[in-house]
RNA sequence: UUUAGCCGCUGGGGGGGCCGAAAGGCUGAGAUCCGCAAGGACGACCCCACACCUGAUCUCGGUAAUGCGAGCGGAGGGAAGCGGCGUGGAAAGCGA
Numbered sequence: 001u002u003u004a005g006c007c008g009c010u011g012g013g014g015g016g017g018c019c020g021a022a023a024g025g026c027u028g029a030g031a032u033c034c035g036c037a038a039g040g041a042c043g044a045c046c047c048c049a050c051a052c053c054u055g056a057u058c059u060c061g062g063u064a065a066u067g068c069g070a071g072c073g074g075a076g077g078g079a080a081g082c083g084g085c086g087u088g089g090a091a092a093g094c095g096a
Stems, first nucleotide, its partner, number of pairs: 001092001005085006011048004016042001017026003032041003052077003058071004
């Protein structure tokens, strides 16, 4: 400055990409492991309506490359209950 959340418990939902022979590099909170494949595991990380998925082999820009940035988007789908504190001003941001 702004204004409604913050913390905890229990339960639940997710993604795991790009370049490279490798080493390593890029974005990110996170880029893991097993399998010929279908698929499975995961104690990390994120999210429970700012996760994530779909549209999408989308559009514009950019990159060595990629959902890398923005748009689409007040879109459609998508996993929550309880307790404590809080408008007598928290959390967050900016400045000293």